[in-house]
RNA sequence: AAUCGAUAAUGGCAAACUUGCCGAAAGGCAAGGACGCAAAGUUACAGACCUAAAACCAGUGAUCUGGUCAUGGUGGCUGAACCGCCGAA
Numbered sequence: 001a002a003u004c005g006a007u008a009a010u011g012g013c014a015a016a017c018u019u020g021c022c023g024a025a026a027g028g029c030a031a032g033g034a035c036g037c038a039a040a041g042u043u044a045c046a047g048a049c050c051u052a053a054a055a056c057c058a059g060u061g062a063u064c065u066g067g068u069c070a071u072g073g074u075g076g077c078u079g080a081a082c083c084g085c086c087g088a089a
Base pairs, nucleotide, nucleotide: 004087005086012037013036017032018031019030020029021028022027035076041082042081043080045079046078047077048074049073050072055068056067057066058065059064
């Protein structure tokens, strides 16, 4: 230094759920709260998944209904890129 990752040390993050705010929704942010996490740090680039406002299409008496669609999301789904703490075996 690389790989690797402990019943080690110092610290860190925070699922579900609750409250408030934003959002059409998915979801996000803040506070509380800990299921877990050695990258659960950052980036939607590839795949995957979630949503479907606008738009388009069809139906309709309709401002209604159905369908398609990401330009909206998830980095705590996987890969990739970048960056980083510690050091038992």
Molecule: c-di-GMP-I riboswitch aptamer
Organism: Bacillota bacterium